[in-house]
RNA sequence: UGUCUGUUUCAGGGCGGGGCGCAAUUCCCCACUGGUGGUACAGUCCACGAACCGCGUUCAGUGAUGUCCGCGGCCGAUUUGGUGAAAUUCCAAAACCAACGGUUAAAGUCCGGAUGAAAGAAACAACGG
Numbered sequence: 001u002g003u004c005u006g007u008u009u010c011a012g013g014g015c016g017g018g019g020c021g022c023a024a025u026u027c028c029c030c031a032c033u034g035g036u037g038g039u040a041c042a043g044u045c046c047a048c049g050a051a052c053c054g055c056g057u058u059c060a061g062u063g064a065u066g067u068c069c070g071c072g073g074c075c076g077a078u079u080u081g082g083u084g085a086a087a088u089u090c091c092a093a094a095a096c097c098a099a100c101g102g103u104u105a106a107a108g109u110c111c112g113g114a115u116g117a118a119a120g121a122a123a124c125a126a127c128g129g
Stems, first nucleotide, its partner, number of pairs: 001128003005125006016030004031109002033098002035048004043096002052073005059066002078094005100112003
């Protein structure tokens, strides 16, 4: 330093104050949060994961259905000015976005699937250069 290699560990944050109301951490005003890799340091660029939908498939079940694995689909949101060789990434300012199910009332922040899974990160080992 490399790998169709193995093992282990790690791998998502945030409602505080006020208002209306029978009722809201769900509405309104203010507040707060930002997974992974790439790239001049990124929630908004490029790529990926999760979630959601579908198809095939493994296992369980009489079945409904659940589940394993694979593939496909879907997948939000930024501008202006400044510095610079280089920044939609830094600095200044003003914006914007955030799955599904649940709820005495509509949720990025509460509860749940989830003590899960995973992009990936690190350490050790094996083999090779």
Source information
FMN riboswitch aptamer (RFN element), 129 nucleotides, folded computationally. It was read from a public genome assembly, where an Rfam model found it. Its Rfam family is "FMN riboswitch aptamer (RFN element)". Gene Ontology term of the family: FMN binding. Model confidence (mean pLDDT): 83 of 100.